[in-house]
RNA sequence: CCGGUCCGGCCGGGUGGCCGCCGCGAGGCCGCGAGGUCUCGGGGAGGAAAGUCCGGGCUCCGCCGGACAGGGUGCUGGGUAACGCCCAGGCUCCGAGGCGCGACGCGCUGAGGGGACGGAAAGUGGCACAGAAACAUACCGCCGCCGGCUGCGCGCCAGUCGCGGCAAGGGUGAAAUCGGGCGGUAAGAGCGCCCGGCCGCGUGCGGCGACGCACCGGCGGCCAAACCCCACCUGGAGCAAGGCCAAAUAGGGGAACCAUGGGCGUCCGGCCCGUUCCCGGGUUGGCCGCUUGACCCCAGUGGCAACGCUGGGGCUAGAUAGAUGGUCACCAUCCGCCGCAAGGCGGAUACAGAACCCGGCUUACAGGCCGCCCGGCUUU
Numbered sequence: 001c002c003g004g005u006c007c008g009g010c011c012g013g014g015u016g017g018c019c020g021c022c023g024c025g026a027g028g029c030c031g032c033g034a035g036g037u038c039u040c041g042g043g044g045a046g047g048a049a050a051g052u053c054c055g056g057g058c059u060c061c062g063c064c065g066g067a068c069a070g071g072g073u074g075c076u077g078g079g080u081a082a083c084g085c086c087c088a089g090g091c092u093c094c095g096a097g098g099c100g101c102g103a104c105g106c107g108c109u110g111a112g113g114g115g116a117c118g119g120a121a122a123g124u125g126g127c128a129c130a131g132a133a134a135c136a137u138a139c140c141g142c143c144g145c146c147g148g149c150u151g152c153g154c155g156c157c158a159g160u161c162g163c164g165g166c167a168a169g170g171g172u173g174a175a176a177u178c179g180g181g182c183g184g185u186a187a188g189a190g191c192g193c194c195c196g197g198c199c200g201c202g203u204g205c206g207g208c209g210a211c212g213c214a215c216c217g218g219c220g221g222c223c224a225a226a227c228c229c230c231a232c233c234u235g236g237a238g239c240a241a242g243g244c245c246a247a248a249u250a251g252g253g254g255a256a257c258c259a260u261g262g263g264c265g266u267c268c269g270g271c272c273c274g275u276u277c278c279c280g281g282g283u284u285g286g287c288c289g290c291u292u293g294a295c296c297c298c299a300g301u302g303g304c305a306a307c308g309c310u311g312g313g314g315c316u317a318g319a320u321a322g323a324u325g326g327u328c329a330c331c332a333u334c335c336g337c338c339g340c341a342a343g344g345c346g347g348a349u350a351c352a353g354a355a356c357c358c359g360g361c362u363u364a365c366a367g368g369c370c371g372c373c374c375g376g377c378u379u380u
């Protein structure tokens, strides 16, 4: 310098003018006050503000304690307020590229990526189709250490029937009970041996541990994203949480008045409606909650890292039908066309937008920058 992974981190338009919108501070004016208005200053979306999928803070309700049920999580160790998140490690699968080898396949290496990686030697259950058999099995086949019959070539023969042995080969399947080789045998078989693989609640060593290595013992599956077993966690609802102030009207409760009016056919009495005042609850509305917080930046320090600790500095949106915008000029980046060139013209600049606040995950995204690692080439 080039390529790779699709790995890690970061940015995601800039400057100025004019016109607006929402908060905050200071001052002036108006108003009894609540507040209104003007001027000046300063602030005003994101890396995902999104999906609302996990985890917490906060708030209200519930709660004597425990157990069961239900729900969730699931390799190990750490981080954290907590997590199903993050970091480091183990095991396993994939893997571009590179290297080697009489070599078109195998071995070694390998950046990086995936894993719903507790238990199948507690029990129950399932394994479609095909196939003889998917829990006990022999269809084709191989064999005769057994017997009968037949044939002739009269044998250590062949054929056939019955009986028995085998699981190597064929065939079925996603899967057939370790793979390859040698021995062994009637034929065979982990039956024995070598190499390899797997299993072990066997031993020793290393590691906090998952696990690794060596030796010893043994080789009939798979499924727990089937029930189940084990370990750990687990009350419910959510800012429309929750609290405060408080109008008109209607309705509720109480007191006073019946001086006037209406109804109970009339009169007297009484009752109801009524009039006035007071009380409390709710609706509309307003205020608080509301943004100083597991916050941001810098330095030092511990740690492989996630992250922690110490010190210093900073204040960085709070709208409520929802402000954070529009326009002009210049510049920036990319693309197309024209031009020998300098340059000119035109187009594009994403995804998306707070609503109580944080930590994550996931998804969307024009364009750009940097880096680790794995390789290649060149120069010194």
Base pairs, nucleotide, nucleotide: 001376002375003374004373007371008370009369010368011367013331014330015329016328017327018326019325021044022043024041025040026039027038028037029036030035046351050362051361053360054359055358056357057356058238059237060236061235070234071233072232073231074230075089076088077087078086079085090117091115092114093113094112097109098108099107100106101105118229119228123227124226125223126222127221139170140169141166142165143164144163146162147161148160149159150158151157152155178196179195180194181193182192183191197219198218199217200216202215203214204213205212206211242288243287244286245285252279253278254277255276256275257274261273262272263271264270295314296313297312298311299310300309301308302307332349333348334347335346336345337344338343